[in-house]
């Protein structure tokens, strides 16, 4: 220089013949249980907005565009990190 691979919450990882983005576990927050802890179980857990609160609505898959009713996914360009060739 050229080819390929990859990039999702806090952190690990899924979802790709385009069709509700975050299953699942970790870690965290509350609650049960306990004399009290551990274990265990239950419910919560992206980011704004409004609201006493929730329903609710909007945005979000390194980043900018583009095809479509619709994109994570297809297309085109950066950027990072890894692997092979010179």
């Nucleotide at each position: 220089g050229c080819c390929g691979a990859a990039g999702u919450g806090g952190c690990g990882g899924a979802a790709u013949u385009g069709g509700c983005a975050g299953a699942c576990g970790c870690a965290c927050g509350g609650g049960a249980c306990u004399u009290a802890a551990a274990a265990u179980c239950c419910c919560g857990c992206g980011g704004g907005g409004a609201u006493a609160a929730a329903c609710c609505c909007c945005c979000g898959u390194a980043c900018c565009g583009g095809u479509u009713c619709g994109a994570u996914u297809c297309c085109g360009g950066u950027c990072u990190u890894c692997g092979g060739c010179a």